[in-house]
């Protein structure tokens, strides 16, 4: 720091997703040790049990028992225990510490101030005092009620408990005088007077003074108490500023705001009360609703920010729930009280008890959170003089990998690279120095032994010094010595012992993102954070091997920040991506010209205070390191205050004229409103002329017309709109405005002066204007025309077209509505920043008689364009450039401009405006293609012009279908279908039935036997099986008589490696092929342009068959294609002359190159020449090139062939061949026999033959080319009607043979008919091939003689030696072509032309297509699922209002009852208490509203969902251009009218 994902690719916009860090976490797998932290986020749910707040005898009275001892009359008593335990009175504490976050949006918290408006127990300092009295009461004793909890009565008693008196200041209050401050109220200081207000003792010691035995008074020390004044600490209250979301919460408020009097409080105050005033708060967000404890901090981030508020610290609030007060310095009190409520428990049913959000612990909830531990040793707290007691605060330990940090699971060496696993191209590679082996080490864990720090004190004893004192006493302080204190824990740590021994997993490996192979699976099972994987070769699923990452952890899930500049302060945008309000006026607000002076609010500088500690950062230090901890520093961007500065902003005072405005003159204009006037046209009415049609359309029909239309002429009526002028022109803020005249009226512009003196800009709310449609009321109504009706079109046609036609369109109303693609899709204002060229209005200059023209300038309106800008397109002084000011708006697509709520409206509806859910995109600009029922140019037998066919018949052949045991398989638009098949009777053959074989029919290797081979018999359908006989070869060595061994080839038997497969996959492939298309295209290098995809070149002007060539040009070149080079045909030359040829010469025949001679000619087959727009004329740009001509055998590529660019179609072929993978292995292999591929209701393709006279038949007579031939072609002869047969010469072929070419031509016949056409079919008889013609061959003869009389819609070929027509040959092949491949003979017609059909090329345009129009895509309906809205209701929550009610308590009042302290001789009084009444008030109740949530029959639209239905709306001119607003109609998309863009 970025990356993935929209596209064929690009760029920008934009969302989604990922990589990072962090958790109070949880879950999955795994788990060795230690340290430091941390641990109910949920039910502020309910709690068993134990503990968590007591202490003081030096405040006070009382006062046991057990045990021990003694005595005893045995009943008991005494001493001790012991003034102990214990409770009580009293004091202090219990308001701290600990827990929790329910409530709270608040002075609650934070920060800074104030308190002259206050309090503060304990602590501390100073000062003064501590006096004289009194009456009670717990405990206790006796008694009594009650189950208990708890009381009642009588009697006794103490105090530092309670009460009264005295005294008292520096206290309180009041008053008087004076000073200071202030405008004053008042505050403060000094002085005087009046009134009021205190107390408590305890302990130790001493005897100088008095009494005296201890000792007391007294003294003294310590301590306590009281008053006052300070300090410290802690708090109360007040204030400025800061502190979440919703405006779909906009108005709230009667103690409300203020005042006066009074009350109350520690204290100000409506805090409370009576009266008076009528205020107060709010868009700078009151009120209401939702949510939430706040901060230091924590996490993240570069920061600014964002999120958060566990642990630790500060503050607040709460303590089952609601209310209330008491005590107290402080509470409205977690482990206090009273009352109401809910719940739980006890009960003798009468009544009682309780509150873990203290520490443990239990249940419940939950994904989830620990021990009913030890100790007060340390730190801290309470009480105490102290010892000490208490302390679940705290210190420790336990549990949990929950987090952070550290350590270990070994180190070295070790290649036969072991075994094994995995992969493999079978060679090997890899796990891998990894293991084993050898040599070491000893952390942790284990064992044995040793062993800390944390402890400072306090007390006691004692010593010394000092203080106090009358005192060497006591006491206090300081220092020293001795003694005593550890939960953790025999823990940390150290040493030794033994031993590599006990200690590794988890996730991932398609891209992002580090890491790849095999097997299994086969859109299944599954994965997935996003993109996306999986449909038989998955690096994406599952397993394995290997690898990568981290490591006692690793992953997943959840959450937060980051990345995200994706809410933009730092730091974004708004012409087309989301986004400028329809337009103006203007309020608040924001911002604001030049200049002088002043103030100092903002601003800046410095100082001071504060910003707690902890955290973060830095330095140093302590645990072996680290985490962790300590010390110091820095920082804390803030707030307050003081001093200073005065440029800028701001305030105040003054001035100025340039911003703004006013006055004057002038011209322009569809600016607005009202009244009037005019002509053209449509329609209607009347009349005339006139006759059969008119009208309308693509074509028609509905319609009108003989009752006289249309047409035409004249007259009249009425409504609406204003041709030409008219323009990219004018005016207006926008909507909008168009005949003419008049009246009223707004604004802008130009000119020249004068005046005002910042009066300005923008503008949330607000107010006004606002096309069309629509609504209301009343008019009007010619034309047009939603709806509606009819006619057409159509599959349908609720449309487009036509004929009619109603609302409406028009007018009026200070009518309503308030929306548009209300657009320049561009808010308003000001300033600045090259030009050029139109146009409208004005002014000036020069010039002129004048009008133009020209120059300058202001205002408006267009086009082009520099800089700049922009994603690009584009914008460009009329900015989308550069800045300033203000407003509006945007934040992915859909849901949705919808629902609900509010406001407005008569309604239609408008406005404001969500969420659930769903998708990974949606969208902009530009690029390359493809496509268009877009355009331009141009080709092609593409059409047209012609000729001949196919489609009808019969047959042949192929295909589909059907059939079958099998009818083997493949090929399917063109580009499958006489195709693979250049030839299925067996074979072929792959199919079927049956019979057989299993190392196999075929290849290689090993072992045994045998030469090979040939013949015979038997069985069987054959394959195969059984038996017999003959026979011994070649090479080498030994031997040299027989023979033996080995080897090669071959046969046979055996074992296993393996063979075999026309089995599957052409969508795993190679190769080959088809097709677009022999179309003219397809690309590259460098350069240039563009952010880029890309463009340029290759486009343009010409030209060509051609991207062929020329010219031009930011291109210059090049490659593959085109052309040429190659073959062939056409002309010539030359070479050569047999098997070819025969002109000349000779011979010879019935004839004949038959023979000699010859090579001229033809021909053969080699080499050359020839044609190049070379020449001429014309056109053209002086070009390319075109037209014409000459010459020439041939002329503009001379004809034909071969040759097929980059690519497309997952085109075809695994059955030619090759080949990956899969499958099969006594079978999917191999052999054999028979059958099938030849079936046959039917459909299609391709052919043949015909339908006849341009013909058939008969007879006669001519002329080819190219081929083939030894398992062959076969002359010739004989024979047969013939197919053929028999014999047989020649020829491996320019020699011989196939081999008579046919059409043509000549003559004859037939005469238009199912024929002398046509030949199918069938019968009989044959021939040939072949082991074999039944299924199933071809041919021959005789006989038979079907359909068919030129072929519907439709469709094919062909442009010249072509079509048509005629025959000939060849391959395959034993035989079997109407097919295929070739050959020659005869030999046409037509092409005006490119509008149309088809295909193609180039340029351009539109595009929502890119699998590319066989594309994309919209809506209804049907089905499934999901969330949401409405809804008669119904059930909750919360809150308001009114009323009832009124516990406890407080206050007030009363107090006839009761009553110790004071007064009084007494009576009695004062004072107090109970009780009564009243006020306030919680729960509760009644009634009625608001808000909010759940649920609901039914209902509405929405979303989502591989293959449902109907249509075709949109994207191309999308076939009626689309879209916007509003209205009507219709199954649906939609359609129509009106206005707009």
């Nucleotide at each position: 720091a970025g990356a993935g994902u929209u596209u064929g690719a690009u760029u920008a916009u934009g969302g989604c997703u990922c990589a990072g860090a962090a958790c109070u976490a949880a879950c999955g797998c795994u788990g060795g040790c230690g340290g430091c932290g941390u641990g109910c986020u949920u039910a502020a749910c309910a709690c068993a049990u134990g503990c968590a707040a007591g202490u003081c005898g030096a405040a006070c009275g009382c006062g046991a028992a057990a045990g021990g001892g003694g005595c005893u009359u045995c009943g008991g008593c005494c001493c001790u225990g012991a003034g102990u335990a214990g409770a009580g009175u009293g004091g202090c504490g219990c308001a701290c510490g600990g827990g929790u976050g329910a409530g709270u949006a608040a002075c609650g918290c934070g920060u800074a101030a104030g308190u002259a408006a206050c309090c503060u127990a304990c602590c501390u300092c100073g000062u003064u005092g501590u006096u004289c009295g009194g009456g009670a009461u717990a405990a206790c004793a006796c008694u009594u009620c009650g189950a208990a909890a708890g009381g009642g009565g009588u009697g006794c008693u103490a105090a530092u408990a309670c009460c009264g008196g005295a005294u008292a200041c520096a206290c309180u209050u009041u008053u008087c005088g004076g000073g200071u401050a202030g405008c004053g109220a008042u505050a403060u200081c000094c002085g005087g007077g009046g009134a009021g207000g205190a107390a408590a003792g305890g302990u130790g010691c001493c005897c100088u003074c008095u009494g005296a035995u201890u000792c007391a008074a007294g003294g003294u020390a310590c301590u306590g108490c009281a008053g006052c004044g300070g300090g410290a600490u802690g708090g109360g209250c007040u204030u400025g500023c800061g502190u979440c979301c919703c405006a779909u919460u906009a108005g709230c408020u009667a103690g409300u705001a203020g005042g006066u009097g009074g009350g109350g409080u520690a204290a100000c105050g409506g805090c409370c009360u009576a009266c008076c005033u009528a205020g107060g708060c709010g868009a700078c967000g009151a009120u209401g609703g939702g949510u939430a404890g706040c901060g230091g901090g924590u996490c993240u981030g570069a920061g600014a920010g964002g999120a958060u508020g566990a642990u630790c610290c500060g503050c607040c609030a709460c303590a089952c729930u609601g209310g209330c007060a008491c005590u107290g310095g402080a509470a409205c009190a977690c482990g206090g009280g009273c009352c109401g409520g809910a719940c739980u428990c006890c009960u003798a049913c009468g009544g009682g008890a309780g509150g873990c959000a203290g520490c443990a612990g239990u249940g419940a909830g939950g994904a989830a959170u620990a021990u009913u531990g030890c100790g007060c040793a340390a730190u801290g707290g309470g009480c105490g003089a102290a010892a000490g007691c208490c302390u679940g605060a705290c210190g420790c330990a336990g549990c949990g990998a929950c987090g952070c940090c550290g350590c270990g699971u070994g180190g070295g060496u070790g290649a036969g690279g072991a075994a094994g696993g995995u992969c493999u191209u079978c060679g090997g590679a890899u796990c891998g120095u990894a293991a084993a082996g050898c040599c070491c080490u000893g952390u942790c864990a284990g064992g044995u032994g040793g062993a800390a720090a944390g402890a400072a004190g306090u007390g006691c004893a004692u010593u010394a010094u000092g203080g106090c004192u009358a005192a060497u006493a006591c006491c206090c302080a300081u220092a020293g010595u001795g003694u005593u204190u550890g939960a953790c824990g025999g823990u940390a740590c150290c040493a030794c012992c033994a031993a590599a021994g006990g200690a590794a997993g988890c996730a991932c490996c398609g891209g992002c993102u580090a890491a790849c192979u095999c097997c299994g699976u086969g859109c299944c099972a599954g994965c997935a954070g996003c993109c996306g994987c999986g449909g038989u070769a998955a690096u994406a699923c599952g397993g394995a091997g290997g690898g990568u990452g981290c490591g006692a952890g690793c992953g997943u899930u959840g959450u937060u920040c980051g990345g995200a500049a994706u809410u933009a302060c730092u730091g974004g945008g708004c012409g087309u991506a989301a986004a400028g309000g329809g337009c103006g006026c203007g309020u608040a607000g924001g911002c604001g010209g030049c200049u002088u002076a002043u103030c100092a609010a903002g601003u800046c500088a410095g100082g001071u205070g504060u910003g707690a500690a902890g955290u973060c950062c830095c330095a140093c230090g302590g645990c072996u390191c680290a985490a962790c901890c300590g010390u110091g520093g820095a920082a804390g961007u803030g707030c307050a205050u003081c001093u200073g500065a005065a440029a800028c902003u701001g305030g105040u005072a003054g001035g100025c004229u340039u911003g703004a405005g006013u006055a004057c003159c002038g011209g322009a204009g569809g600016g607005g409103a009202a009244a009037g006037u005019g002509g053209a046209a449509u329609u209607c009415c009347c009349g005339g002329u006139g006759u059969a049609g008119a009208g309308g359309u693509g074509a028609a029909a509905u319609u009108c017309g003989u009752a006289g239309a249309u047409a035409u002429c004249g007259g009249g009526a009425g409504g609406a709109a204003c041709a030409c002028c008219a323009g990219a022109g004018g005016c207006g803020a926008a909507g909008g405005c168009g005949a003419c005249u008049u009246u009223c009226u707004g604004g802008a512009c130009g000119g020249a002066u004068a005046c005002u003196g910042a009066c300005g800009c923008u503008g949330a709310g607000g107010c006004g204007c606002g096309a069309a449609a629509g609504c209301g009321u009343g008019g009007g109504g010619a034309g047009c025309a939603a709806a509606c009706a009819g006619g057409a079109u159509u599959a349908g046609a609720u449309a487009c077209c036509c004929u009619g036609g109603u609302a409406g369109u028009c007018c009026a109303c200070a009518g309503c509505u308030g929306u548009a693609a209300a657009c320049g899709a561009u808010g308003u204002g000001c300033a600045c920043u090259a030009g050029g060229u139109g146009u409208a209005g004005g002014a000036g200059g020069a010039g002129u008689u004048g009008a133009c023209c020209c120059c300058u300038u202001c205002u408006g309106u267009g086009c082009c364009g520099c800089a700049g800008u922009a994603a690009a397109c584009g914008c460009g002084a009329u900015a989308a450039g550069u800045g300033c000011a203000c407003c509006g708006c945007c934040u992915g697509g859909g849901g949705a401009g919808u629902a609900c709520g509010g406001u407005c409206g008569c309604a239609a509806g408008a406005u404001u405006a969500a969420a659930a859910c769903u998708c990974a995109a949606a969208g902009g600009a530009a690029u390359u293609g493809a496509c268009g029922g877009g355009g331009g140019c141009c080709c092609g037998c593409a059409c047209a012009a012609g000729c001949g066919g196919u489609g009808g018949a019969g047959u042949a052949u192929g295909u589909g279908g059907u059939u079958u045991a099998a009818u083997u398989c493949g090929a399917c638009g063109c580009a499958a279908c006489g195709c693979g098949c250049a030839g299925a009777a067996c074979c072929u053959u792959a199919c079927c039935u049956g019979g057989a074989c299993u190392u196999g029919a075929c290849a290689u290797c090993c072992c045994g036997g045998g030469a090979a081979u040939c013949c015979c018999c038997u069985u069987g359908a054959a394959a195969g099986g059984g038996g017999g006989g003959a026979g011994u070869g070649c090479c080498u060595u030994c031997a040299a008589c027989c023979g033996a061994a080995g080897g090669a080839a071959c046969c046979u038997g055996g074992a296993g490696a393996c063979a075999g497969g026309u089995g599957c996959u052409g969508c795993a492939u190679g190769g080959c092929u088809g097709u677009c298309g022999u179309c003219a295209g397809c690309u590259c290098g460098u350069g240039u342009c563009g952010u880029g995809a890309g463009a340029u070149g290759u486009u343009g002007g010409g030209u060509u068959a051609a991207g062929u060539c020329c010219c031009g040009c930011a291109a210059c070149g090049a490659g593959c294609g085109c052309a040429a080079c190659c073959c062939u045909c056409g002309c010539c030359u030359u070479u050569a002359g047999u098997u070819g040829c025969c002109a000349u010469c000779g011979g010879g025949u019935a004839a004949a190159g038959c023979c000699g001679a010859g090579c001229a000619c033809u021909c053969u087959a080699g080499a050359g020449g020839g044609a190049c727009u070379g020449c001429c004329c014309c056109g053209g740009u002086u070009a390319a090139c075109g037209g014409g001509g000459a010459g020439g055998a041939a002329g503009g590529u001379g004809g034909g062939g071969a040759u097929g660019a980059c690519g497309u179609c997952a085109a075809g072929u695994c059955c030619u061949c090759a080949u990956g993978g899969c499958c099969u292995u006594u079978a999917u292999g191999u052999c054999c026999a028979g059958g099938g591929c030849u079936a046959c209701a039917c459909a299609c393709g391709u052919a043949c033959u015909a339908c006849a006279a341009u013909g058939g038949c008969c007879g006669g007579u001519a002329c080819a080319a190219a081929g083939g031939g030894c398992a062959g072609c076969u002359a010739c002869a004989u024979u047969g009607c013939g197919a053929g047969a028999u014999g047989g010469a020649g020829c491996g072929a320019a020699u011989c043979c196939c081999g008579c070419a046919a059409a043509a031509c000549c003559g004859g016949u037939c005469u238009c008919a199912g024929u002398c056409c046509g030949g199918a079919u069938u019968g009989c008889a044959g021939u040939c091939u072949g082991c074999a013609a039944c299924u199933c061959g071809a041919c021959u003869g005789c006989a038979u003689g079907a359909a068919g009389u030129u072929g519907g819609a439709a469709u094919c070929g062909c442009u010249a030696g072509u079509a048509a027509u005629c025959g000939c040959g060849g391959a395959u092949c034993a035989g079997a072509a109407u097919g295929c491949c070739g050959c020659g003979g005869u030999g046409a017609a037509u092409a005006c032309g490119u509008u149309c059909c088809c295909g193609g090329g180039c340029c351009u345009u539109g595009u929502a297509c890119a699998c590319a129009c066989c594309g994309c895509c919209c809506g209804u309906c049907a089905c499934a699922c999901c969330a949401c809205g409405a809804a008669a209701g119904u059930c909750g929550g919360u809150u308001g209002u009114a009323c009832c009610a009124g516990a406890a308590g407080a206050c007030g009042u009363u107090g006839a009852g009761c009553u110790a302290a004071c007064c009084g001789c007494a009576a009695g009084g004062a004072g107090g208490c109970a009780g009564g009444c009243g006020u306030c008030c919680a729960a509760g109740g009644u009634a009625u509203g608001g808000c909010u949530g759940g649920u609901a029959a039914u209902u509405g639209g929405g979303g989502u969902g591989a293959a449902g239905u109907c249509g075709u709306a949109a994207c191309a001119a999308g076939g009626u251009a689309a879209c916007c607003a509003a209205g009507g109609g219709c199954g649906a998309a939609u359609u129509c009218g009106c206005g707009g863009c």
The RNA shown here (small-subunit ribosomal RNA) has 1541 nucleotides and comes from an uncultured bacterium. The coordinates come from a structure-prediction model, not an experiment, and the mean pLDDT is 85. The RNAcentral record of the sequence draws on ENA and SILVA. It matches the Rfam family "Bacterial small subunit ribosomal RNA". For this family Rfam cites "The comparative RNA web (CRW) site: an online database of comparative sequence and structure information for ribosomal, intron, and other RNAs" (Cannone et al., BMC Bioinformatics, 2002).